[in-house]
Predicted 3D model of a 143-nucleotide RNA (c-di-AMP riboswitch aptamer (ydaO/yuaA leader)) from Streptomyces pseudogriseolus. Lineage of the source: Bacteria > Bacillati > Actinomycetota > Streptomycetaceae > Streptomyces. Rfam family: c-di-AMP riboswitch aptamer (ydaO/yuaA leader). About the family: This family represents a conserved RNA structure found upstream of the ydaO and yuaA genes in Bacillus subtilis and related genes in other bacteria.
RNA sequence: CGCCGAAUCCCGCGAGGGAACCGGGGAACCACCUCAAUGGGGUGAAUCGGGCGGACACCGCCGUGGAAACACGGUCGUGGACGCGCGUAGGAGACCUUCCUGCUCCGAACCCGUCAGCUAACCCGGUAGGCGAGAAGGAAGGA
Numbered sequence: 001c002g003c004c005g006a007a008u009c010c011c012g013c014g015a016g017g018g019a020a021c022c023g024g025g026g027a028a029c030c031a032c033c034u035c036a037a038u039g040g041g042g043u044g045a046a047u048c049g050g051g052c053g054g055a056c057a058c059c060g061c062c063g064u065g066g067a068a069a070c071a072c073g074g075u076c077g078u079g080g081a082c083g084c085g086c087g088u089a090g091g092a093g094a095c096c097u098u099c100c101u102g103c104u105c106c107g108a109a110c111c112c113g114u115c116a117g118c119u120a121a122c123c124c125g126g127u128a129g130g131c132g133a134g135a136a137g138g139a140a141g142g143a
Base pairs, nucleotide, nucleotide: 001132002131003130004129008019009018010017011016020127021126022125023124024123025122030117039115040112041111042110043109048087049086051084052083053082056079057078058077060075061074062073063072064071065070090106091105092104093103095142096141097140098139099138100137101136
């Protein structure tokens, strides 16, 4: 200097306060409206589906010990946190917006705690982190 992101700026010695931005809760109207099962919801682009491994749990069977309860070992099956990897909804890529073609990268993590549709008034909260890779071309409009 620039990129992702709401995550920036100002005042204050500090505690903290303010601006701006972002997110959540919350009427009417509207939406939903039936039965059963799976709890559900939120931030975020970050969902979903296979594959391999798999702690652990459960059921059955066998063996050993035991009066039994049960313990230990083995084994068929089922579920399975988690890990690796593949694809994928989706997201990002140097003034801004929309569209087309193309390339690269990401496709995490966390929170509430049985409660949440939308939502005026109103209420509550956040302003962290990470990165330095360069792949752009075209059409229209703007600054």